[in-house]
């Protein structure tokens, strides 16, 4: 210090998540020692038992024990029990923190000063009687004191009207103290008051009646409404009162660079509390944790009459909880209470016990040791790794263990800890290592298992048969007596931004103005000193943090000193800035005069055009409307046309990124009233200013209320169409409404998606209004102020873009934002007649949502271009029969694959057996095939018989005894054997693969290097203007070059030359034949095979830009690529193929392998594709007559002859081929048929044959005779073809024993048409939009249905808190009364004084009634969220097929539709500038 995650990729915005540190922690696995710390965060829940506050006989009497000394007991009395210890419920408060203040107490302590005299009377204990179960008493009697009381004394004490008045004491003991009392001072520790600081909520905005102040009195230690009476009507609050929620505060702790944030365990200071509520008493101090009284709840005892209790002290128990210890030892130390002291008490405290809860330290061994052991794991089988690790050898002993000794803590006594720490000795490597992780973030990788299962996961995400992500193993990484997980806090997060963010489009500028409070504010001078700055003083407790030292062997820990404590208060000084006061100024602002511009506003009036309606005329059959129609109107006279009338609404042209207004908005003309801005100018005021929370006003359209008005238009509604449907788009009608007046509403994409005001910062070009100057009376030039636009520099911006009208650089003030959804919703408040507006959450859920730009893809977007793509033509398919393939069905099996184009006469260039992979049956098991070992040897050929379906098994006979040989049973070959590795698989996965192939597409594209531009993805080049079949070429250009493609090079074909001339050829010469290159011969021609030539826009003209090229022409066999072929860029389709072959992995191994016989792949209701043959006269039949080319041939092609009607058969020449052979048909001529199911058509069937073959039954082809089906040109739809092409005619090859309508090739005959690119399909380039990127077969919206979750409403119901009114009124203090009772004093039958009792106001608990508020439950109900594959539609994204969206209103299953107004965040085209 950053990283992961939105995208195909990019930049940005923005959330989520991770790495760090911390903890009073808990859980999982594991666990050797020590030191120092820490240890109920939950139920302030309930508590058994023990202990936690007593002490003093030197204050006092009594009782008991004792000879006495002395000891013990209860009681009176004194001091203490208000400390120490606990816990944080309450408390948003002078409670706490900090700094001040005056009006007040303070036991014990210190100090100063003055005293300590006299006297009487009681009541406990005790004794007696007595009540009760007990607790506890009652009555009578006796008694002491440092207990209580009276008198005296009196001061620097108190009160005072200044005359005076009032007020004290206690002794003990034995010679020295301890006490007691008055007063002053101090110290300590309390009480009270004030400034400042101290959580979040406004969906809490008003609160307050002792309330605020005064006077008087009371009360208190003391000020004070603290209390009471009277008087006044105040006091608090937007600088947040009141109210609901939460919370003890602080020093500190933790995190952070800091500023901040979170927190308030342990230690320390303060506060508040002590079962809950109330109250006082005593006392120096309490309204009192281990005191009292009352009320309440709970627990316990009881003889039912009545009593007892309070662990939030230390232990401990139950309960709650994820979770937190011993009913220990001791007062030895430190401290506290009492005491003169000894001493007693002390769960404060000191120690020990339990717990890895944390921090710190130590150990579990060290050295050597390669045969790199064994074992494990992996492996390419070679090896690698675990790994010097182990073993082995040589050493050491920290800790633990054993034995001995033995402190400091107490410098005299006294040691719980404790025989502890430490020290010495001993034995022996001995007793001592785990946890998490290994896909990225994030250090660390392999094998096996599993197969979207089991599981993992902090985020992204892994797992569907090759998982570094699950589980295991081996190996590795990290930390280590711990390691992980969970939870919480801070950090990272500049993600609340003071330091340190934003608001045109990402979330975010109020619709607009006026203006209150507030904030901010021009120039100059003087003064003050609040802010500000500097110095000093006080304070800021200790501990902690930090620094420097010291002590435990180190460290943690402890300890000394320093620094720091950023703050507050007081004081001194300064006067620049802000502020305040005073005085002045004119540059801001305002006023005044003159002037012009304007759809600014309001009211009244006027006008013409048009629509509609009505009246009248002319006139006749349609009109209207649409994509096309219909509803509708019209012979009762429409539409059209002419004239007239009525009425309402809106104002064409002018008209313009022109004008005015704060915005909404404003448009005929005239008049009246009226607001604002602008220009010029002298003068006036003198900062009067800017902004503006609340507030007030204005505010399109729709909508609401009342009353008018109503021509046109038009939600709703009705009808007609469209459609699968059409609650829509289109059409015909049509009501609210639109208009006016008055009153509401208060919202819009109210937008420049840009708050207002001010200053500064290059230019250029328009336009509106006014002015100045120069000229002149036509205007032009320069310039200035105020608006309104376009472009553009710097700068800014994520980019797009903005750019003096800023989104630049600054200032002031206001508003607003903080992930998406839920939701601008619910609840509550305010406003409204309503519709609704405004303010405005949470639960829950997701890891994104979003902005700008990029590359693609797509568009029922655009431009350009091409293609048998359409059009123009020719011929087909779809109908029939048959052939063939497929789906389906059937079957024992109908083997498998191919499935839009790009599967379907495809793999198959040919299934009777074989093929064959399928089915049935029968066999074999190292095997049909390859290698090795051992043994043996021949073995091969021919042949007989038997069993069998055959494979196979058994068997008879004959023949020659194999080849090579280095002569070695050496090599080759055969058989057998038990074996070993292995063979074998057309079994699975083409989504693990190679190779091969299809397709877009023979389309013209696809890329790279360097440079340049851009933050970047990327762009440029490759775009543009021309041109081409072409990214072909030219020109231009921040590009310059290059590669793969195109073209060319290759083959073939078309012309010629040349060479050669057999098996090919025959013009000339000769010979021969019925005839034939048959023969001699020839090398001319054809032809064949080589080698060359030829075509290049080369030439001419035109055009074009002087280019590339295009058009025409000449010449030429051929002309602009001459025709055809081979050749297929980067890539796409997880395209096809594991069944051509190869191959990873998985699977089978007496079978999923191998062999054999038979069957099947040939099935058949109906369906589809591809073909053949036809439907006939451009024809059929018969006869006669011509003309090819490519190819093939010895297990072959077969001349020729004979036979057969024919398929064919029997003979048989030639040919291993330019030699022999297989070979044409359409065509032509003649005849016949004469339009019909025919002399068309040939299916089907019968029968007789032929051929191939081991074998034609399932299941071949062919021939003859007979039979003679459908079919008369084919619906919707659809295919091929642009010239030697289509169409038509035959021929050949491969495969093959046989089988061709298929495929591949060959020639013969030989057309028609193309205006053209609007449309359909496909493709290319550029551009545009996009919410698509698996890329439109995309994305995506809403209702409905199922189950899940949280939440709103809800008749009500339950509980908490609180307010008001009233009732009741315990204890208690206060005040009143006191007829009853009464020791101290007196002037004494009595009095003074006191008390019980009684009643009074106050008041806790309780009760009644009515509110307010919060929470729980709740039949039913509303929407919301999420879900792998439900239903209905298709609303949005492209012009999304009716552009979308905003507001409003109506309607509709639903998305939505329609009306009105608005916006561009709309494509395209046109127009204007």
């Nucleotide at each position: 210090a950053g990283a992961g995650u939105u995208u195909g990729a990019u930049c940005c915005u923005g959330g989520c998540u991770c790495a760090g540190a911390a903890c009073g922690a808990a859980c999982g696995c594991u666990g050797g020692c020590g030191g120092c710390a820490g240890g109920c965060c939950u139920a302030a829940c309930a508590c058994a038992u023990g202990c936690a506050a007593g002490u003093c006989g030197a204050a006092c009497g009594c009782c008991c024990c004792g000879c006495a000394a002395g000891g013990g007991g209860a009681g009176u009395g004194g001091c203490g029990c208000a400390c120490g210890g606990g816990a944080g419920a309450g408390u948003a408060u002078c409670g706490c923190g900090u700094g001040g203040g005056a009006a007040c107490g303070u036991a014990c302590c210190u100090u100063u000063u003055a005293g300590u005299a006299c006297g009487g009377a009681a009541g406990a204990a005790c004794c007696a009687u007595u009540a009760g179960g007990a607790a506890u008493g009652a009555u009578g009697g006796c008694u002491a004191a440092u207990a209580a009381c009276g008198u005296a004394u009196a001061g620097u004490c108190c009160c005072u009207c200044c005359g005076g008045g009032g007020u004290a004491a206690a002794g003990a003991u034995u010679u020295a103290u301890c006490g007691c009392c008055g007063a002053g001072a101090g110290a300590u520790g309390a009480g009270c008051c004030c400034g400042c600081g101290u959580c979040a909520g406004a969906u809490u905005a008003g609160c307050u009646a002792g309330u605020u102040g005064g006077u008087a009195a009371g009360g208190u230690a003391a000020u004070g409404g603290c209390u009471u009476a009277c008087c006044a009507a105040g006091g608090c609050g937007a600088c947040g009162a009141u109210u609901g929620g939460u919370a003890g505060c602080u020093g500190g702790u933790u995190u952070g660079a800091g500023a901040g944030g979170a927190u308030g365990a342990u230690c320390a200071g303060c506060c508040a509390c002590a079962c809950u509520g109330g109250a006082a008493c005593u006392g120096a101090g309490a309204c009192a944790c281990g005191g009292u009284c009352c009320a309440g709840a709970c627990u316990c005892c009881u003889a039912c009459g009545g009593g007892a209790g309070g662990c939030a002290g230390c232990a401990g128990u139950g309960g709650g909880g994820a979770a937190u210890a011993u009913u220990g030892c001791g007062c030895a130390a430190u401290g506290g209470a009492g005491g003169a002291a000894a001493c007693u008490c002390u769960g404060a405290c000191g120690c020990a016990g339990c717990c890895a809860u944390g921090c710190c330290g130590c150990g579990u061994g060290a050295g050597u040791g390669a045969a790199g052991a064994a074992g494990g794991c992996c492996u390419u089988c070679g090896g690698g790794u675990u790994g010097u690790a182990a073993a082995g050898c040589u050493c050491u002993u920290u800790u633990a263990c054993c034995u001995g000794u033995g402190a400091u803590g107490a410098u005299a006594a006294u040691g719980a800890c404790a025989g502890u720490a430490g020290c010495a000795g001993g034995a022996g490597a001995a007793a001592a290592a785990g946890c998490u992780c290994c896909g990225g973030c994030u250090a660390a990788c392999u094998u096996c298992g599993u197969g979207c299962c089991a599981g993992c996961a902090g985020c992204c995400g892994c797992g569907g048969u090759a998982a570094u992500a699950c589980g295991a193993a081996g190996g590795g990484a990290g930390c280590g007596a711990g390691c992980g997980u969970u939870g919480u806090u801070c950090g990272g997060a500049a993600u609340u931004a003071c330091u340190g963010g934003g608001c045109g489009u990402a979330a975010a500028g109020c619709g607009u103005g006026c203006g209150u409070a507030g904030g901010c504010g021009g120039u100059u001078u003087a003064g003050c000193a609040a802010g500000u700055u500097a110095g000093a003083a006080g304070u800021g407790a200790a501990a902690g943090c930090c620094c420097u030292g010291g002590g435990c062997u180190c460290a943690a820990c402890c300890u000394a000193g320093g620094a720091a404590u950023u703050g507050c208060u007081u004081u001194u000084a300064a006067a620049a800035c802000u502020g305040c006061u005073a005085a002045a100024c004119u540059a801001g602002a305002a006023u005044c005069u003159c002037g012009g511009a304007g759809g600014g506003g309001a009211u009244g009036g006027u006008g013409g055009a048009a629509u509609u309606u009505c009246c009248a005329g002319u006139g006749u059959a349609g009109a209207g409307g649409u994509g096309a129609a219909a509803u509708u109107c019209g012979u009762a006279g429409a539409u059209a046309u002419u004239g007239g009338a009525a009425g309402g609404a809106a104002c064409a042209c002018c008209a313009g990124u022109g004008g005015c207004g704060a915005a909404g908005g404003c448009g005929a003309c005239c008049a009246u009233c009226u607001g604002g801005a602008c220009g010029a100018g002298u003068a006036u005021u003198g900062a009067c200013g800017c902004u503006g929370a609340g507030g007030c006003a204005c505010g399109a359209a729709a909508g609401c209320g009342u009353g008018g008005g109503g021509a046109g238009c038009a939600a709703a509604c009705a009808g007609g169409a469209u459609u699968a449907g059409a609650u829509a788009c289109c059409c015909u009608g049509g009501u609210a409404g639109u208009c006016c007046a008055c009153g509401c509403c208060g919202u819009a994409a109210a937008c420049g998606a840009u708050g207002u005001a001010a200053a500064c910062u290059a230019g250029c070009c328009g336009u509106u209004g006014g002015g100045a100057c120069c000229u002149u009376a036509g205007g032009u030039u320069u310039u200035u102020c105020a608006g309104u636009g376009g472009c553009g520099c710097a700068g800014c911006u994520a980019a797009c873009g903005c750019a003096c009208u800023a989104a630049g650089u600054u200032u002031a003030c206001c508003g607003c934002c903080u992930g998406g959804g839920g939701a601008g919703u619910a609840c509550g408040g305010c406003c409204g007649c309503a519709a609704g507006g405004u303010u405005a959450a949470a639960a829950c859920u997701c890891a994104a949502a979003g902005g700008a730009a990029u590359u693609g893809a797509c568009g029922g977007g655009g431009a350009c271009c091409c293609g048998c793509a359409c059009a123009a033509g020719c011929g087909g398919u779809g109908g029939a029969g048959c052939a063939u393939g497929u789906g389906g069905u059937u079957u024992a099996a109908u083997u498998c694959g191919a499935u839009g184009c790009a599967a379907c006469g495809c793999g198959c260039a040919g299934a009777a057996c074989c093929u064959u992979a399928c089915c049935c049956a029968c066999a074999c098991u190292u095997a049909a095939c390859u290698u090795c070992c051992u043994c043996u040897u021949g073995g091969g050929g021919c042949u007989u018989u038997c069993a069998g379906a055959g494979a196979u098994g058994a068997u008879c006979g004959c023949u020659u005894u194999c080849g090579g040989u280095u002569c070695g049973g050496c090599c080759g070959g055969g058989g057998a054997g038990u074996g070993a590795a292995u063979a074998g698989g057309u079994g699975c996965u083409g989504c693990a693969u190679g190779g091969c192939u299809g397709u877009c597409g023979u389309c013209a594209g696809c890329u790279c290097g360097u440079g340049u531009c851009g933050u970047g993805a990327g762009a440029u080049g490759u775009u543009a203007g021309g041109u081409u079949a072409a990214g072909u070429c030219c020109u231009g250009c921040a590009a310059c070059g290059a590669g793969c493609g195109c073209a060319a090079c290759c083959c073939u074909u078309a012309u010629c030359g040349u060479a050669u001339g057999u098996u090919g050829c025959c013009a000339u010469c000769a010979g021969g034949u019925u005839a034939u290159g048959c023969u001699g011969g020839g090398a001319a021609c054809u032809c064949a095979u080589g080698c060359g030539a030829g075509a290049c826009u080369g030439c001419c003209g035109g055009u074009g830009a002087c280019a590339a090229g295009c058009c025409g022409g000449a010449g030429g066999a051929a002309g602009g690529c001459g025709g055809g072929g081979a050749c297929g860029a980067c890539g796409u389709c997880a395209a096809g193929u594991c069944a051509u072959c190869a191959u990873g992995g998985c699977c089978c191994u007496u079978a999923c392998g191998u062999g054999u016989g038979g069957g099947g792949c040939u099935a058949c209701a109906a369906a589809c594709g591809u073909g053949c043959u036809a439907c006939a006269a451009u024809g059929g039949u018969a006869a006669c007559g011509a003309c090819a080319a490519u190819g093939g041939g010895c297990a072959g092609c077969c001349a020729c002859u004979u036979c057969g009607c024919a398929a064919g058969a029997a003979g048989g020449c030639g040919c291993u081929a330019a030699u022999c052979u297989c070979c044409a048909a359409a065509c032509g001529u003649u005849a016949u048929c004469u339009c019909a199911g025919u002399u068309c058509g040939g299916a089907u069937u019968g029968u007789u044959c032929u051929c191939u073959g081991c074998a034609a039954c399932u299941c071949g082809a062919g021939a003859g005779c007979a039979u003679g089906a459908a079919g008369u040109u084919g619906g919707a739809a659809u295919c091929g073809c642009u010239a030697g092409u289509a169409a038509u005619c035959g021929u050949g090859c491969a495969u093959c024993a046989g089988c061709a309508u298929g495929u591949c090739a060959c020639g013969g005959u030989g057309a028609a048409u193309a205006c053209g690119u609007u449309c359909c399909c496909g493709g290319g380039u550029c551009u545009u939009g996009u919410a698509c990127a698996c890329a439109c077969c995309g994305c995506c919206c809403g209702u409905c249905a199922c189950g899940u979750c949280a939440u709103g409403g809800g008749a009500g119901u339950u509980g908490g808190u609180u307010c008001u009114a009233c009732c009741c009124g315990a204890a208690g203090g206060c005040g009143g009364u006191a007829c009853g009772c009464u020791a101290a004093c007196c002037u004494a039958u009595g009095g003074a004084g006191g008390c019980a009792g009684c009643g009074g106001a106050c008041c806790a608990c309780g009760g009644u009634a009515g509110g307010a508020u919060c929470a729980g439950c709740g039949a039913c109900u509303g929407g919301g969220a999420g879900u792998a594959a439900g239903u209905c539609g298709u609303a949005a994204c492209a012009a999304g097929g009716u552009a979308g969206c905003c507001g409003u209103a109506g309607g509709g299953g639903a998305a939505c539709c329609u009306g009105c107004g608005g916006c561009u965040g709309g494509a395209u085209c046109a127009c204007c500038u």
Molecule: small-subunit ribosomal RNA
Organism: uncultured prokaryote